[in-house]
Context: one part of a larger RNA
RNA sequence: CUCUGCGUAAAGGGAACGUAGGCAGUGAAUCGGGUUGAGAGUGAAAGCCGCCAAAAACUGGCGAAAUGCUCUCGAAAUCAAUUCACUUGAGUGAGACAGAGGAGAGUGGAAUUUUAUGUGUAGUGGUGAAAUCCAGAGAUCUACGAAGGAAUUCCAAAAGCAAAGGCAGCUCUCUGGGUCCCUACCGACGCUGAGGUGAGAAAGCAUGGGGAGUGAACAUGAUUAGAUACCCUAGUAGUCCAUGUCGUAAAUGAUGAGUGUUCGCCCUUGGUCUGUGCAGAUUAGGGGCCCAGCUAACGCGUGAAACUCUUCGCCUGUAGAGUACGGUCGAAAGACCGAAACUC
Numbered sequence: 001c002u003c004u005g006c007g008u009a010a011a012g013g014g015a016a017c018g019u020a021g022g023c024a025g026u027g028a029a030u031c032g033g034g035u036u037g038a039g040a041g042u043g044a045a046a047g048c049c050g051c052c053a054a055a056a057a058c059u060g061g062c063g064a065a066a067u068g069c070u071c072u073c074g075a076a077a078u079c080a081a082u083u084c085a086c087u088u089g090a091g092u093g094a095g096a097c098a099g100a101g102g103a104g105a106g107u108g109g110a111a112u113u114u115u116a117u118g119u120g121u122a123g124u125g126g127u128g129a130a131a132u133c134c135a136g137a138g139a140u141c142u143a144c145g146a147a148g149g150a151a152u153u154c155c156a157a158a159a160g161c162a163a164a165g166g167c168a169g170c171u172c173u174c175u176g177g178g179u180c181c182c183u184a185c186c187g188a189c190g191c192u193g194a195g196g197u198g199a200g201a202a203a204g205c206a207u208g209g210g211g212a213g214u215g216a217a218c219a220u221g222a223u224u225a226g227a228u229a230c231c232c233u234a235g236u237a238g239u240c241c242a243u244g245u246c247g248u249a250a251a252u253g254a255u256g257a258g259u260g261u262u263c264g265c266c267c268u269u270g271g272u273c274u275g276u277g278c279a280g281a282u283u284a285g286g287g288g289c290c291c292a293g294c295u296a297a298c299g300c301g302u303g304a305a306a307c308u309c310u311u312c313g314c315c316u317g318u319a320g321a322g323u324a325c326g327g328u329c330g331a332a333a334g335a336c337c338g339a340a341a342c343u344c
Base pairs, nucleotide, nucleotide: 005314006313007298008297012312016197017196021192022191023190025086026085027084028083029082030081033079035075036074037073038072039071040070041069042068049063050062051061052060053059089189091185092184095180096179097178101175102174103173104172105171106170107169108152113147114146115145117143118142123134160167161166204245205244206243207242208241209240213239214238219233221231256311257310258309260307261306264289265288266287267286268285269284270283271282272281273280274279293300294299317344326337327336328335329334
């Protein structure tokens, strides 16, 4: 390398777009590059193989082989190429529809905290139980104001949207994608995608703001044999905003993307059609069972892990090790590519 595989045993890239490449609808015609048939030339000699000779061997003679290359004459199913057409794949338009899809701006209420004032007097808070803490400089509680930050209760759902990460108070502006439907247009314009490119939770980092609650670190109080913890009281960075950076997650459906084919039942979201007392049909999604089939089993089962095809990525005993070295990226933290000795 092959083989065998990749839900859970090693193994799907975290996700998309897209270059090269690979693969790719239907019907004709042309061509004869690939393919294929026949013939000719060539394929030095020796050697190899076979036969013959007066031959032990060396040797001598003849033949076969040399699966290749070139040329000539054909064939046209198939691949390529060229031309013409088609509509089912892909796309565009009309008419409807749903949505926490994205960006920016504005704004609402509840709650926590702080604070001004009043009332009022002795505890409050916390726990398994306590204590640290707060409180006669008047707390907790309570009434009415004010400030500020963050998150958006109920609705709410196995619901919806998005390529993934992810997205939820309300309103406005800009904007991406999707579904259905009758058909109108276009006419293979497609799929995948090494390199590459832009997006990518949280944490971290840089600069400048902001800072209510929460809260690594740090500091107490407890618990305990000890307690650098679990519990409690405080509390900095962070969490929030803007602009950059980082580029990783159990980034999970532990299941790459795409096409086609396959028994049924139930629930649900968005359309369309029929009916309207309920329901039925059909599409694009989301869930629960299950036949066949598959699977080591668990289980999967029209959203396949079934049956096919195309293409990319990845795996090859454990440990060493996602380490060392080297390279690329980064301000750093680190990320990516990624061994061997030795060992069982």